[in-house]
C1' cells in the first nucleotide's frame, strides 16, 4: 500500500428495507429471619461517524475512523 470481515443497550449477541430479539448485569415488588436461589414487573441501544438512494434503511451505495485477518 491492497483485499476481506467486523464496529448494535454496562457485557455478549440476533435482526439484515418497514421505527431493534435474547442472555447476563442493573432497578422494583413477592417469597425467606437474612443471603443466595426462584417468580413477577421495569429502565436502558435509535444501530462507529458523515453523506446518498428510498414513502421508509441498522439493513443498499459512497466516504471516513477504528479493530481483526490475509497478501505485498
Nucleotide at each position: 500500500g491492497g483485499g476481506c470481515u467486523c464496529g448494535u443497550a454496562g457485557u455478549g449477541g440476533a435482526c439484515c428495507g418497514g421505527u431493534a430479539a435474547c442472555a447476563c448485569g442493573c432497578c422494583u415488588g413477592c417469597a425467606u429471619g437474612g443471603c443466595a436461589u426462584g417468580c413477577a414487573g421495569g429502565a436502558g441501544a435509535c444501530a462507529g461517524c458523515g453523506g446518498g438512494u428510498u414513502c421508509a434503511a441498522u439493513u443498499c451505495c459512497c466516504g471516513u475512523c477504528g479493530a481483526g485477518u490475509c497478501c505485498a

Source information
The RNA shown here (transfer RNA) has 72 nucleotides and comes from a Candidatus Micrarchaeota archaeon. The sequence was found in a public genome assembly. The coordinates come from a structure-prediction model, not an experiment, and the mean pLDDT is 82. It matches the Rfam family "tRNA".